[in-house]
Context: one part of a larger RNA
RNA sequence: AUUGAACGCUGGCGGCAUGCCUUACACAUGCAAGUCGAACGGGGUAAAGGGGCUUGCUCCUUUAUCUUGUGGCGAACGGGUGAGUAAUGCAUCGGAACAUACCCGUAUGAGGGGGAUAGCCCGGCGAAAGCCGGAUUAAUACCGCAUACGUCCUGAGGGAGAAAGCGGGGGACCAGAGAUGGCCUCGCGCAUACGGAUUGGCCGAUGUUGGAUUAGCUAGUUGGUGGGGUAAAUGCCUACCAAGGCGACGAUCCAUAGCGGGUCUGAGAGGACGAUCCGCCACACUGGGACUGAGACACGGCCCAGACUCCUACGGGAGGCAGCAGUGGGGAAUUUUGGACAAUGGGCGCAAGCCUGAUCCAGCCAUGCCGCGUGAGUGAAGAAGGCCUUCGGGUUGUAAAGCUCUUUCGUUGGGGAAGAAAGCGCACGGGUAAAUAAUCUGUGUGGAUGACGGUACCUAAAGAAGAAGCACCGGCUAACUACGUGCCAGCAGCCGCGGUAAUACGUAGGGUGCGAGCGUUAAUC
Repeated sequence: AUUGAACGCUGGCGGCAUGCCUUACACAUGCAAGUCGAACGGGGUAAAGGGGCUUGCUCCUUUAUCUUGUGGCGAACGGGUGAGUAAUGCAUCGGAACAUACCCGUAUGAGGGGGAUAGCCCGGCGAAAGCCGGAUUAAUACCGCAUACGUCCUGAGGGAGAAAGCGGGGGACCAGAGAUGGCCUCGCGCAUACGGAUUGGCCGAUGUUGGAUUAGCUAGUUGGUGGGGUAAAUGCCUACCAAGGCGACGAUCCAUAGCGGGUCUGAGAGGACGAUCCGCCACACUGGGACUGAGACACGGCCCAGACUCCUACGGGAGGCAGCAGUGGGGAAUUUUGGACAAUGGGCGCAAGCCUGAUCCAGCCAUGCCGCGUGAGUGAAGAAGGCCUUCGGGUUGUAAAGCUCUUUCGUUGGGGAAGAAAGCGCACGGGUAAAUAAUCUGUGUGGAUGACGGUACCUAAAGAAGAAGCACCGGCUAACUACGUGCCAGCAGCCGCGGUAAUACGUAGGGUGCGAGCGUUAAUC
RNA backbone atom coordinates (compact mmCIF):
# COMPACT_ATOMS: atom_id res chain seq x y z
C1' A A 1 0.00 0.00 0.00
C1' U A 2 -3.87 -3.65 -0.51
C1' U A 3 -8.41 -7.23 0.86
C1' G A 4 -15.01 -10.74 -1.56
C1' A A 5 -12.38 -10.07 4.92
C1' A A 6 -13.63 -11.32 10.25
C1' C A 7 -13.59 -9.62 15.48
C1' G A 8 -13.94 -5.41 19.45
C1' C A 9 -15.82 -0.44 20.56
C1' U A 10 -18.72 3.23 18.13
C1' G A 11 -22.26 4.83 14.39
C1' G A 12 -25.87 10.89 11.11
C1' C A 13 -26.97 11.07 5.57
C1' G A 14 -26.29 10.14 0.35
C1' G A 15 -24.13 8.11 -4.44
C1' C A 16 -21.74 3.87 -6.71
C1' A A 17 -20.07 -0.94 -6.18
C1' U A 18 -19.45 -5.78 -3.52
C1' G A 19 -21.64 -9.76 -0.52
C1' C A 20 -20.87 -18.76 1.23
C1' C A 21 -13.52 -17.70 0.09
C1' U A 22 -15.76 -23.17 4.54
C1' U A 23 -19.37 -29.05 3.06
C1' A A 24 -19.11 -30.08 -5.73
C1' C A 25 -22.84 -31.12 2.18
C1' A A 26 -28.26 -32.42 2.33
C1' C A 27 -32.52 -29.85 0.81
C1' A A 28 -39.16 -28.27 2.79
C1' U A 29 -41.89 -24.57 -0.37
C1' G A 30 -42.69 -21.23 -4.57
C1' C A 31 -40.97 -19.62 -9.13
C1' A A 32 -36.60 -20.10 -13.06
C1' A A 33 -38.98 -22.59 -20.91
C1' G A 34 -42.23 -21.97 -23.31
C1' U A 35 -45.05 -20.58 -27.52
C1' C A 36 -48.02 -21.10 -32.15
C1' G A 37 -55.77 -22.12 -33.23
C1' A A 38 -52.79 -18.13 -39.61
C1' A A 39 -50.46 -26.68 -39.50
C1' C A 40 -54.68 -30.40 -37.60
C1' G A 41 -58.96 -33.24 -35.42
C1' G A 42 -61.82 -33.02 -30.97
C1' G A 43 -63.86 -30.74 -26.46
C1' G A 44 -65.65 -26.62 -23.14
C1' U A 45 -67.85 -21.60 -22.26
C1' A A 46 -70.64 -17.21 -23.92
C1' A A 47 -73.74 -14.62 -27.49
C1' A A 48 -76.83 -14.50 -31.90
C1' G A 49 -79.89 -17.14 -35.47
C1' G A 50 -82.70 -21.52 -36.85
C1' G A 51 -85.08 -26.52 -36.07
C1' G A 52 -87.37 -30.37 -32.81
C1' C A 53 -90.66 -28.96 -29.19
C1' U A 54 -92.53 -32.50 -23.48
C1' U A 55 -91.74 -24.91 -22.66
C1' G A 56 -87.09 -25.70 -20.72
C1' C A 57 -84.36 -29.36 -22.45
C1' U A 58 -82.03 -30.96 -26.92
C1' C A 59 -79.87 -30.55 -32.01
C1' C A 60 -77.66 -27.53 -36.00
C1' U A 61 -75.14 -23.04 -37.98
C1' U A 62 -72.26 -18.58 -37.21
C1' U A 63 -69.18 -15.44 -34.20
C1' A A 64 -65.92 -14.69 -29.99
C1' U A 65 -62.87 -17.06 -26.55
C1' C A 66 -60.34 -21.05 -23.80
C1' U A 67 -58.12 -25.74 -24.26
C1' U A 68 -56.39 -31.82 -23.64
C1' G A 69 -54.03 -34.18 -27.79
C1' U A 70 -51.28 -34.69 -32.84
C1' G A 71 -47.81 -31.31 -35.34
C1' G A 72 -43.90 -27.12 -35.76
C1' C A 73 -40.05 -24.11 -33.59
C1' G A 74 -37.46 -23.42 -29.04
C1' A A 75 -35.84 -26.20 -24.98
C1' A A 76 -27.83 -27.39 -26.99
C1' C A 77 -29.21 -20.10 -25.66
C1' G A 78 -29.56 -17.56 -21.30
C1' G A 79 -28.33 -18.64 -15.63
C1' G A 80 -24.92 -21.54 -11.85
C1' U A 81 -20.42 -23.80 -10.00
C1' G A 82 -14.80 -24.93 -10.12
C1' A A 83 -15.29 -30.92 -8.36
C1' G A 84 -12.12 -32.90 -12.15
C1' U A 85 -8.19 -31.45 -15.57
C1' A A 86 -0.63 -30.20 -15.70
C1' A A 87 -3.01 -31.08 -21.13
C1' U A 88 -8.19 -34.43 -24.98
C1' G A 89 -7.43 -27.49 -21.23
C1' C A 90 -5.91 -22.32 -21.85
C1' A A 91 -2.97 -18.18 -24.46
C1' U A 92 -0.62 -16.74 -29.07
C1' C A 93 0.54 -17.95 -34.10
C1' G A 94 -0.45 -21.14 -38.12
C1' G A 95 -2.97 -25.34 -40.97
C1' A A 96 -6.54 -28.67 -44.05
C1' A A 97 -9.71 -33.17 -44.53
C1' C A 98 -15.20 -30.75 -42.30
C1' A A 99 -20.40 -29.40 -40.55
C1' U A 100 -23.60 -25.21 -39.85
C1' A A 101 -31.14 -24.78 -37.84
C1' C A 102 -32.76 -19.73 -38.07
C1' C A 103 -30.58 -15.19 -41.62
C1' C A 104 -28.98 -13.22 -46.82
C1' G A 105 -28.24 -14.00 -52.30
C1' U A 106 -28.93 -17.04 -56.89
C1' A A 107 -31.35 -21.00 -59.69
C1' U A 108 -35.08 -24.72 -60.36
C1' G A 109 -39.51 -26.87 -58.55
C1' A A 110 -43.99 -27.38 -55.63
C1' G A 111 -48.05 -32.70 -60.02
C1' G A 112 -50.97 -36.88 -58.50
C1' G A 113 -52.23 -40.63 -54.72
C1' G A 114 -52.36 -43.94 -50.20
C1' G A 115 -52.56 -46.26 -45.39
C1' A A 116 -52.38 -45.19 -40.34
C1' U A 117 -52.45 -42.90 -35.36
C1' A A 118 -53.11 -39.77 -30.75
C1' G A 119 -57.24 -37.24 -29.12
C1' C A 120 -62.82 -38.05 -28.53
C1' C A 121 -66.18 -42.58 -27.47
C1' C A 122 -66.85 -47.66 -25.27
C1' G A 123 -64.81 -51.50 -22.01
C1' G A 124 -61.12 -53.18 -18.50
C1' C A 125 -56.68 -53.33 -14.80
C1' G A 126 -54.20 -50.50 -10.78
C1' A A 127 -53.88 -47.62 -3.98
C1' A A 128 -51.23 -44.43 -7.02
C1' A A 129 -47.87 -43.42 -10.94
C1' G A 130 -50.08 -45.04 -14.99
C1' C A 131 -51.43 -48.93 -18.46
C1' C A 132 -54.24 -52.39 -21.83
C1' G A 133 -58.10 -53.71 -25.48
C1' G A 134 -62.06 -52.31 -29.18
C1' A A 135 -64.28 -48.85 -32.64
C1' U A 136 -63.50 -44.24 -35.21
C1' U A 137 -60.80 -39.50 -37.18
C1' A A 138 -57.38 -35.05 -39.15
C1' A A 139 -52.97 -32.64 -40.68
C1' U A 140 -47.38 -28.53 -42.66
C1' A A 141 -47.49 -36.11 -38.97
C1' C A 142 -46.12 -40.73 -42.10
C1' C A 143 -45.35 -43.55 -46.97
C1' G A 144 -45.24 -44.70 -52.18
C1' C A 145 -45.78 -42.80 -57.56
C1' A A 146 -44.46 -38.87 -61.18
C1' U A 147 -40.85 -35.13 -62.40
C1' A A 148 -35.01 -33.77 -61.78
C1' C A 149 -31.67 -27.31 -63.87
C1' G A 150 -28.28 -28.49 -60.66
C1' U A 151 -26.99 -32.92 -56.70
C1' C A 152 -25.10 -38.07 -55.31
C1' C A 153 -23.11 -43.00 -57.04
C1' U A 154 -20.75 -45.22 -61.31
C1' G A 155 -17.78 -50.42 -64.23
C1' A A 156 -18.84 -43.60 -67.89
C1' G A 157 -23.16 -47.48 -70.62
C1' G A 158 -26.15 -45.96 -66.77
C1' G A 159 -28.43 -45.77 -61.96
C1' A A 160 -30.49 -43.20 -57.34
C1' G A 161 -33.05 -39.37 -54.95
C1' A A 162 -37.78 -34.17 -53.29
C1' A A 163 -41.76 -31.24 -51.74
C1' A A 164 -47.08 -28.89 -47.92
C1' G A 165 -49.73 -26.26 -47.26
C1' C A 166 -51.91 -21.94 -44.45
C1' G A 167 -53.81 -16.90 -44.34
C1' G A 168 -55.54 -11.99 -46.64
C1' G A 169 -57.78 -9.44 -50.92
C1' G A 170 -60.31 -9.36 -55.76
C1' G A 171 -63.16 -7.12 -61.43
C1' A A 172 -64.73 -10.05 -65.38
C1' C A 173 -65.27 -15.35 -66.69
C1' C A 174 -66.21 -20.83 -65.39
C1' A A 175 -68.34 -24.89 -62.01
C1' G A 176 -72.09 -25.33 -58.28
C1' A A 177 -79.04 -25.10 -55.88
C1' G A 178 -76.16 -22.41 -52.47
C1' A A 179 -72.08 -22.09 -49.35
C1' U A 180 -67.93 -21.95 -51.81
C1' G A 181 -64.26 -23.29 -55.21
C1' G A 182 -61.61 -22.65 -59.85
C1' C A 183 -59.05 -18.19 -61.81
C1' C A 184 -55.87 -13.59 -60.55
C1' U A 185 -52.83 -11.60 -56.78
C1' C A 186 -50.06 -10.65 -52.05
C1' G A 187 -47.85 -12.53 -47.55
C1' C A 188 -45.95 -16.54 -44.51
C1' G A 189 -44.23 -21.22 -45.32
C1' C A 190 -42.31 -26.22 -48.37
C1' A A 191 -38.34 -29.10 -51.61
C1' U A 192 -33.48 -29.46 -54.19
C1' A A 193 -28.79 -27.31 -55.36
C1' C A 194 -24.89 -23.56 -55.24
C1' G A 195 -22.75 -19.36 -52.77
C1' G A 196 -22.35 -15.95 -48.44
C1' A A 197 -22.47 -14.73 -43.33
C1' U A 198 -22.21 -16.61 -38.49
C1' U A 199 -21.02 -20.41 -35.22
C1' G A 200 -18.61 -24.80 -34.22
C1' G A 201 -15.58 -29.60 -34.81
C1' C A 202 -10.27 -31.25 -36.05
C1' C A 203 -4.54 -30.88 -36.51
C1' G A 204 0.40 -28.58 -35.54
C1' A A 205 4.19 -25.14 -33.22
C1' U A 206 5.62 -22.20 -28.85
C1' G A 207 4.49 -20.99 -23.75
C1' U A 208 1.91 -22.84 -19.27
C1' U A 209 3.22 -25.18 -10.73
C1' G A 210 6.38 -28.18 -7.37
C1' G A 211 9.01 -32.88 -6.40
C1' A A 212 14.74 -37.16 -8.89
C1' U A 213 13.86 -38.99 -1.11
C1' U A 214 9.73 -40.59 -8.69
C1' A A 215 14.75 -43.04 -13.83
C1' G A 216 13.27 -45.69 -16.74
C1' C A 217 8.03 -45.74 -19.37
C1' U A 218 4.97 -48.03 -23.42
C1' A A 219 1.65 -53.59 -26.41
C1' G A 220 -3.04 -50.35 -30.01
C1' U A 221 2.16 -49.35 -27.67
C1' U A 222 5.20 -46.75 -32.80
C1' G A 223 4.71 -47.28 -38.15
C1' G A 224 2.63 -49.74 -42.68
C1' U A 225 -1.30 -52.44 -45.76
C1' G A 226 -6.52 -54.13 -46.31
C1' G A 227 -11.30 -53.32 -44.13
C1' G A 228 -14.65 -50.53 -40.97
C1' G A 229 -16.16 -45.86 -38.87
C1' U A 230 -16.95 -40.22 -38.62
C1' A A 231 -19.58 -34.18 -40.79
C1' A A 232 -14.22 -34.52 -41.27
C1' A A 233 -7.75 -35.91 -41.10
C1' U A 234 -5.95 -39.69 -37.78
C1' G A 235 -4.70 -46.65 -34.19
C1' C A 236 -10.49 -43.54 -34.01
C1' C A 237 -11.67 -49.21 -34.33
C1' U A 238 -10.28 -54.05 -36.39
C1' A A 239 -7.20 -58.19 -39.08
C1' C A 240 -2.31 -58.98 -40.75
C1' C A 241 2.94 -57.34 -41.15
C1' A A 242 7.28 -54.80 -39.21
C1' A A 243 9.68 -53.50 -34.13
C1' G A 244 9.18 -49.52 -33.14
C1' G A 245 7.86 -44.82 -29.98
C1' C A 246 9.02 -41.50 -25.43
C1' G A 247 13.05 -40.12 -21.81
C1' A A 248 18.41 -36.02 -17.60
C1' C A 249 16.28 -30.37 -23.17
C1' G A 250 13.31 -34.68 -17.03
C1' A A 251 9.65 -39.41 -19.93
C1' U A 252 6.77 -42.15 -16.27
C1' C A 253 4.96 -41.46 -11.32
C1' C A 254 3.37 -38.40 -7.00
C1' A A 255 1.41 -33.78 -5.17
C1' U A 256 -1.06 -29.23 -6.18
C1' A A 257 -4.17 -26.38 -9.63
C1' G A 258 -9.64 -24.60 -13.94
C1' C A 259 -6.75 -21.14 -17.94
C1' G A 260 -6.49 -16.18 -20.00
C1' G A 261 -7.88 -10.75 -20.30
C1' G A 262 -6.61 -9.01 -15.72
C1' U A 263 -6.15 -7.75 -9.93
C1' C A 264 -2.75 -6.30 -5.81
C1' U A 265 2.07 -4.56 -4.93
C1' G A 266 6.56 -2.46 -6.75
C1' A A 267 10.52 3.20 -9.46
C1' G A 268 11.03 -0.90 -12.48
C1' A A 269 12.49 -5.84 -13.13
C1' G A 270 9.81 -8.96 -10.49
C1' G A 271 6.61 -11.32 -6.73
C1' A A 272 1.66 -12.90 -5.15
C1' C A 273 -3.26 -13.78 -6.77
C1' G A 274 -7.27 -15.35 -10.71
C1' A A 275 -13.84 -12.55 -6.07
C1' U A 276 -17.05 -9.15 -8.95
C1' C A 277 -16.92 -7.98 -15.20
C1' C A 278 -15.38 -10.32 -20.27
C1' G A 279 -13.45 -14.80 -23.36
C1' C A 280 -12.48 -20.16 -23.30
C1' C A 281 -12.88 -25.02 -20.79
C1' A A 282 -15.10 -28.64 -17.55
C1' C A 283 -19.22 -30.30 -14.56
C1' A A 284 -24.81 -30.83 -13.24
C1' C A 285 -26.67 -36.59 -6.75
C1' U A 286 -22.25 -40.72 -8.10
C1' G A 287 -20.72 -43.96 -12.39
C1' G A 288 -21.97 -45.61 -17.38
C1' G A 289 -24.82 -45.31 -22.02
C1' A A 290 -27.08 -43.95 -26.08
C1' C A 291 -31.80 -41.64 -28.33
C1' U A 292 -33.86 -37.22 -30.64
C1' G A 293 -31.96 -33.28 -33.31
C1' A A 294 -28.70 -28.49 -37.62
C1' G A 295 -26.49 -28.72 -32.92
C1' A A 296 -26.28 -32.67 -26.75
C1' C A 297 -23.94 -37.82 -25.32
C1' A A 298 -28.23 -32.82 -22.89
C1' C A 299 -28.40 -28.68 -15.11
C1' G A 300 -34.72 -28.02 -14.56
C1' G A 301 -34.73 -34.98 -21.20
C1' C A 302 -34.45 -40.66 -21.50
C1' C A 303 -32.30 -45.69 -20.01
C1' C A 304 -29.21 -48.82 -16.59
C1' A A 305 -26.48 -49.43 -11.94
C1' G A 306 -25.35 -47.23 -6.97
C1' A A 307 -25.99 -44.19 -2.44
C1' C A 308 -29.68 -41.16 -0.17
C1' U A 309 -34.77 -39.07 0.61
C1' C A 310 -40.16 -39.47 0.10
C1' C A 311 -45.21 -42.00 -0.99
C1' U A 312 -47.49 -46.93 -0.74
C1' A A 313 -53.30 -50.60 -0.19
C1' C A 314 -46.28 -53.85 0.22
C1' G A 315 -47.77 -55.42 -5.58
C1' G A 316 -45.13 -50.90 -6.93
C1' G A 317 -43.91 -45.80 -7.72
C1' A A 318 -41.52 -40.54 -7.21
C1' G A 319 -37.05 -37.23 -6.71
C1' G A 320 -32.10 -34.52 -7.79
C1' C A 321 -31.30 -25.91 -6.05
C1' A A 322 -23.12 -26.10 -8.44
C1' G A 323 -30.84 -21.49 -11.55
C1' C A 324 -33.53 -17.15 -8.07
C1' A A 325 -35.10 -16.62 -3.19
C1' G A 326 -35.11 -19.65 1.14
C1' U A 327 -33.93 -23.95 5.15
C1' G A 328 -30.70 -27.17 8.02
C1' G A 329 -25.49 -28.13 8.58
C1' G A 330 -20.32 -26.57 8.40
C1' G A 331 -17.89 -21.96 9.65
C1' A A 332 -14.52 -16.29 12.22
C1' A A 333 -17.92 -15.15 8.14
C1' U A 334 -21.39 -13.65 3.47
C1' U A 335 -28.28 -10.74 2.09
C1' U A 336 -35.09 -10.84 0.65
C1' U A 337 -38.95 -17.39 0.48
C1' G A 338 -39.41 -8.79 -2.63
C1' G A 339 -41.42 -5.84 -7.51
C1' A A 340 -41.78 -5.63 -12.85
C1' C A 341 -41.42 -7.35 -17.85
C1' A A 342 -41.53 -0.20 -18.13
C1' A A 343 -36.36 -0.50 -20.61
C1' U A 344 -32.28 -3.89 -22.91
C1' G A 345 -31.93 -8.79 -24.71
C1' G A 346 -33.87 -13.89 -25.69
C1' G A 347 -37.86 -17.95 -27.29
C1' C A 348 -42.44 -18.61 -30.02
C1' G A 349 -46.02 -16.09 -33.11
C1' C A 350 -48.27 -12.70 -39.56
C1' A A 351 -49.51 -9.85 -35.56
C1' A A 352 -51.85 -8.54 -31.10
C1' G A 353 -49.35 -10.83 -27.55
C1' C A 354 -47.54 -14.77 -24.14
C1' C A 355 -43.20 -16.59 -21.44
C1' U A 356 -38.46 -14.87 -19.40
C1' G A 357 -35.57 -15.28 -10.76
C1' A A 358 -31.72 -13.33 -18.09
C1' U A 359 -32.30 -8.38 -17.03
C1' C A 360 -33.94 -3.80 -14.83
C1' C A 361 -35.19 -2.27 -9.97
C1' A A 362 -36.18 -2.29 -4.77
C1' G A 363 -34.76 -4.64 0.36
C1' C A 364 -30.52 -6.07 4.07
C1' C A 365 -25.05 -5.25 5.76
C1' A A 366 -20.15 1.12 7.40
C1' U A 367 -18.11 -4.79 3.45
C1' G A 368 -15.37 -1.17 0.27
C1' C A 369 -14.60 3.57 -2.46
C1' C A 370 -16.27 8.63 -2.89
C1' G A 371 -18.93 13.00 -1.14
C1' C A 372 -21.49 15.82 2.81
C1' G A 373 -22.87 16.98 7.79
C1' U A 374 -22.62 17.08 13.21
C1' G A 375 -22.70 24.57 12.77
C1' A A 376 -20.55 29.96 11.61
C1' G A 377 -18.98 34.85 13.52
C1' U A 378 -18.14 37.42 17.93
C1' G A 379 -17.17 36.68 22.92
C1' A A 380 -11.81 37.59 29.01
C1' A A 381 -15.15 38.60 34.37
C1' G A 382 -9.64 34.54 31.11
C1' A A 383 -16.71 32.52 35.00
C1' A A 384 -17.92 27.95 37.54
C1' G A 385 -16.27 22.95 37.80
C1' G A 386 -12.18 19.42 36.90
C1' C A 387 -6.78 18.50 37.07
C1' C A 388 -1.91 20.05 38.56
C1' U A 389 0.69 23.30 41.94
C1' U A 390 6.66 25.71 44.35
C1' C A 391 -0.16 27.85 46.99
C1' G A 392 1.91 32.89 43.77
C1' G A 393 -0.50 30.49 40.12
C1' G A 394 -0.91 27.27 35.68
C1' U A 395 -4.13 24.46 32.48
C1' U A 396 -8.77 22.82 30.37
C1' G A 397 -9.69 27.82 27.34
C1' U A 398 -12.56 31.61 22.94
C1' A A 399 -13.48 26.42 24.90
C1' A A 400 -18.44 27.31 27.41
C1' A A 401 -22.20 30.87 28.71
C1' G A 402 -23.89 35.42 26.38
C1' C A 403 -24.80 38.23 21.70
C1' U A 404 -25.43 38.16 16.17
C1' C A 405 -26.30 34.80 12.15
C1' U A 406 -26.93 30.48 8.73
C1' U A 407 -30.16 25.93 7.74
C1' U A 408 -26.57 21.70 4.06
C1' C A 409 -28.28 16.81 5.66
C1' G A 410 -32.48 15.30 8.56
C1' U A 411 -38.13 16.41 9.84
C1' U A 412 -42.96 18.22 8.02
C1' G A 413 -45.91 20.34 3.79
C1' G A 414 -46.41 21.52 -1.67
C1' G A 415 -44.87 20.73 -6.78
C1' G A 416 -42.56 16.95 -9.69
C1' A A 417 -39.25 14.51 -14.09
C1' A A 418 -35.86 12.06 -17.91
C1' G A 419 -35.47 7.00 -18.68
C1' A A 420 -40.81 6.05 -24.11
C1' A A 421 -40.61 5.50 -29.03
C1' A A 422 -41.12 1.80 -31.54
C1' G A 423 -45.36 -1.37 -31.86
C1' C A 424 -51.00 0.55 -32.88
C1' G A 425 -54.60 4.13 -35.62
C1' C A 426 -55.09 7.95 -39.56
C1' A A 427 -53.25 10.84 -43.92
C1' C A 428 -49.86 11.18 -48.00
C1' G A 429 -45.83 9.14 -51.23
C1' G A 430 -43.32 4.71 -53.21
C1' G A 431 -42.91 -0.97 -54.36
C1' U A 432 -45.78 -5.32 -55.85
C1' A A 433 -50.34 -5.94 -58.56
C1' A A 434 -55.42 -5.86 -63.57
C1' A A 435 -56.76 -2.97 -59.06
C1' U A 436 -58.45 3.36 -55.91
C1' A A 437 -58.68 -4.04 -52.57
C1' A A 438 -54.96 -6.59 -49.71
C1' U A 439 -49.87 -6.33 -48.37
C1' C A 440 -44.72 -4.22 -47.67
C1' U A 441 -42.10 0.26 -46.90
C1' G A 442 -40.97 5.76 -46.14
C1' U A 443 -42.60 10.53 -44.24
C1' G A 444 -46.00 13.24 -41.30
C1' U A 445 -49.49 13.03 -37.47
C1' G A 446 -52.72 11.22 -33.28
C1' G A 447 -53.46 8.90 -28.94
C1' A A 448 -51.56 4.69 -25.54
C1' U A 449 -47.65 2.19 -22.62
C1' G A 450 -43.01 3.29 -16.12
C1' A A 451 -41.56 -1.93 -11.94
C1' C A 452 -38.36 1.76 -9.89
C1' G A 453 -41.81 5.86 -7.57
C1' G A 454 -44.72 10.44 -5.84
C1' U A 455 -38.19 8.25 -6.55
C1' A A 456 -34.46 11.99 -8.36
C1' C A 457 -34.96 17.11 -8.47
C1' C A 458 -37.30 22.01 -7.18
C1' U A 459 -39.63 24.71 -3.31
C1' A A 460 -41.77 26.42 1.62
C1' A A 461 -41.68 26.23 7.16
C1' A A 462 -39.61 25.73 12.02
C1' G A 463 -35.31 25.44 14.74
C1' A A 464 -28.46 25.04 16.56
C1' A A 465 -32.21 22.49 16.62
C1' G A 466 -31.72 15.39 15.60
C1' A A 467 -26.04 13.74 14.46
C1' A A 468 -18.54 11.70 17.48
C1' G A 469 -16.11 8.24 18.23
C1' C A 470 -11.82 5.06 18.38
C1' A A 471 -6.74 4.08 19.22
C1' C A 472 -2.41 5.82 21.25
C1' C A 473 1.12 9.17 24.51
C1' G A 474 9.19 4.75 27.35
C1' G A 475 12.28 4.42 22.39
C1' C A 476 11.29 3.04 17.33
C1' U A 477 6.75 7.03 16.84
C1' A A 478 3.39 12.52 16.92
C1' A A 479 1.81 13.07 22.09
C1' C A 480 3.01 13.95 30.15
C1' U A 481 1.51 14.75 34.76
C1' A A 482 -1.07 13.00 39.35
C1' C A 483 -3.01 9.02 42.11
C1' G A 484 -3.53 3.62 42.88
C1' U A 485 -0.54 -0.91 42.67
C1' G A 486 4.31 -2.87 44.57
C1' C A 487 8.24 -8.75 40.02
C1' C A 488 1.49 -8.54 42.48
C1' A A 489 -2.25 -7.20 39.24
C1' G A 490 -0.93 -6.53 34.57
C1' C A 491 1.43 -4.64 29.56
C1' A A 492 4.16 -6.11 25.20
C1' G A 493 5.07 -5.59 17.44
C1' C A 494 10.77 -5.52 18.83
C1' C A 495 13.87 -3.63 22.68
C1' G A 496 11.63 -4.46 27.19
C1' C A 497 8.31 -2.28 31.71
C1' G A 498 6.34 -3.76 37.15
C1' G A 499 10.40 -5.89 43.56
C1' U A 500 7.23 1.84 47.35
C1' A A 501 8.59 8.16 44.22
C1' A A 502 6.28 3.44 37.23
C1' U A 503 5.82 9.53 31.45
C1' A A 504 5.76 1.51 29.88
C1' C A 505 0.36 -1.75 34.62
C1' G A 506 -4.96 0.54 36.19
C1' U A 507 -7.76 5.27 36.69
C1' A A 508 -8.14 10.58 36.07
C1' G A 509 -6.76 15.32 33.92
C1' G A 510 -4.13 16.91 29.77
C1' G A 511 -2.17 15.80 24.92
C1' U A 512 -1.28 13.29 19.85
C1' G A 513 -3.28 10.77 15.50
C1' C A 514 -7.28 9.41 12.45
C1' G A 515 -12.44 10.43 12.02
C1' A A 516 -18.37 7.77 10.72
C1' G A 517 -15.17 5.47 11.63
C1' C A 518 -11.01 3.67 14.69
C1' G A 519 -8.22 -0.34 16.38
C1' U A 520 -6.96 -5.77 16.40
C1' U A 521 -6.31 -10.38 13.83
C1' A A 522 -5.43 -12.92 9.17
C1' A A 523 -3.24 -12.54 4.23
C1' U A 524 -0.14 -10.49 -0.14
C1' C A 525 3.65 -7.24 -2.24